[in-house]
RNA sequence: UUCGUCUGAACGCUGAAUCUCCUUGGUAGGAGAACGGGGGAACCAAUUCCUGGGGCUAAUCGCCGGUUUCCGGCGUAGGGUCAGACCUUUUCGAUCCGAGCCCGUCAGCUAACCUCGUAAGCGUGGAAAAGGGAGGCG
Numbered sequence: 001u002u003c004g005u006c007u008g009a010a011c012g013c014u015g016a017a018u019c020u021c022c023u024u025g026g027u028a029g030g031a032g033a034a035c036g037g038g039g040g041a042a043c044c045a046a047u048u049c050c051u052g053g054g055g056c057u058a059a060u061c062g063c064c065g066g067u068u069u070c071c072g073g074c075g076u077a078g079g080g081u082c083a084g085a086c087c088u089u090u091u092c093g094a095u096c097c098g099a100g101c102c103c104g105u106c107a108g109c110u111a112a113c114c115u116c117g118u119a120a121g122c123g124u125g126g127a128a129a130a131g132g133g134a135g136g137c138g
Stems, first nucleotide, its partner, number of pairs: 003138005011123004018033006034118006044108001052106001053103004061075006078097005086132007
């Protein structure tokens, strides 16, 4: 290097939401990396009116009913899961979600630059195919 074969149990999932270090008796506080979001030139785009406008997120939009601030139902853009116990992708099938919150009259894109977050909540077990990578043995 090539071929063959075997193996992957600090459990797993949504999500950016993890890791390391310092201080403190400790709770906790702080810093950095990594990941994620927002603001912010030129150029380009846009340029009027109103029922303002905008951001995070998969979570938008339509129809129907009711006791019409609201509640319920049916769909839908869109999104997740289904562990052959490493990772990724595709096809079929099954199943679930399709919410909520924030800014406050203000923001298109956007290099430099500035700035914010690192939560919360759960428990999956169908099939076929392709690729990548680690280790053991021959």

Predicted 3D model of a 138-nucleotide RNA (c-di-AMP riboswitch aptamer (ydaO/yuaA leader)) from Candidatus Fermentithermobacillus carboniphilus. Its mean pLDDT, the model's own confidence on a scale to 100, is 79. Rfam family: c-di-AMP riboswitch aptamer (ydaO/yuaA leader). Gene Ontology terms of the family: cyclic-di-AMP binding and regulation of gene expression. Taxonomically the source falls in Candidatus Fermentithermobacillus (Bacteria, Bacillati, Bacillota, Candidatus Fermentithermobacillaceae). It was read from a public genome assembly, where an Rfam model found it.